[in-house]
RNA sequence: AUAUUCCUUCGGGGCAGGGUGAGGCGCGUCGGCGCCAAUUCCCGACCGGUGGUGACGUGCUCGGCCAGGAGCACGAAGUCCACGAGCCGCAAGGCACGAACUGGUGAAAGUCCAGUACCGACGGUAUAGUCCGGAUGAAAGAAGGAAGUG
Numbered sequence: 001a002u003a004u005u006c007c008u009u010c011g012g013g014g015c016a017g018g019g020u021g022a023g024g025c026g027c028g029u030c031g032g033c034g035c036c037a038a039u040u041c042c043c044g045a046c047c048g049g050u051g052g053u054g055a056c057g058u059g060c061u062c063g064g065c066c067a068g069g070a071g072c073a074c075g076a077a078g079u080c081c082a083c084g085a086g087c088c089g090c091a092a093g094g095c096a097c098g099a100a101c102u103g104g105u106g107a108a109a110g111u112c113c114a115g116u117a118c119c120g121a122c123g124g125u126a127u128a129g130u131c132c133g134g135a136u137g138a139a140a141g142a143a144g145g146a147a148g149u150g
Stems, first nucleotide, its partner, number of pairs: 001149002004147007017043003023036005045130002047120002049083004056075007078118002086095003100116005122133003
C1' cells in the first nucleotide's frame, strides 16, 4: 500500500400558528344549546439517508511578466447518475420504486446565483413525507481493527 476473508462500532430529519367539524359526550325536549374533537382535510409551517460527479466555497502550498495562475486537502445536488428502505415467496426468485423549471453569469450550467415550483413506502386512524406501528429491526454505506498478500 492493498485483492480477499473476518470482527467491532456507527449508520434519518420534520406540522409553529390558524380554520373547518366526520364523530363523540352532556343538557334540553322536538325550536335547539353547550363542550370535546384531524400533527391526516383547508390556509400555513417544517424536513431532506448513502456512494458518485461537481464552473462553487474555505484553508494551505507553490509560482509570479503574463497570474483573474497551478497544485493539494476538506466541504458542497431531496427533484443529474446510481443505491438503500417496501410487498409476495420456505427458497430460488418475482413485483413495486417520487419529484425542476425559468431567468442571470459564462466558452460551457444537470450541481453556481436569483426566482418560482415539485416530490416523499407499507399497516393503523377523519384522507398522514412529519403521529402511532412493524422497528431495541433491517440496510445503502462509513470508520476502525485482525488475518493474508505485495

The RNA shown here (FMN riboswitch aptamer (RFN element)) has 150 nucleotides and comes from Alicyclobacillus cellulosilyticus.
Model confidence (mean pLDDT): 82 of 100.
It was read from a public genome assembly, where an Rfam model found it.